[in-house]
């Protein structure tokens, strides 16, 4: 150089051939419980899905470039 595979919330997955407000763990935050620590129980909260367009009524999904990780091959 080329090719395939991947990128969604601090971290770690889901989202079944395009279809409801992208879900849950696990941190971390707030409160209970404890003489205080943990531990256990309740609660909010947090990603417009690597960027930037296209198709479409309707994209985390399907295409086009680009970036970034891996992997194969020269």
């Nucleotide at each position: 150089g080329c090719u395939c595979u991947c990128g969604u919330a601090g971290c770690u997955u889901a989202a079944u051939a395009g279809g409801a407000u992208a879900a849950a763990g696990c941190a971390a935050c707030u409160c209970c419980c404890u003489u205080c620590u943990a531990a256990g129980g309740a609660g909010a909260a947090g990603a417009c899905u690597g960027c930037a367009g296209g198709u479409u009524c309707g994209a985390g999904u399907c295409c086009c470039g680009c970036c970034g990780a891996g992997a194969g091959c020269a």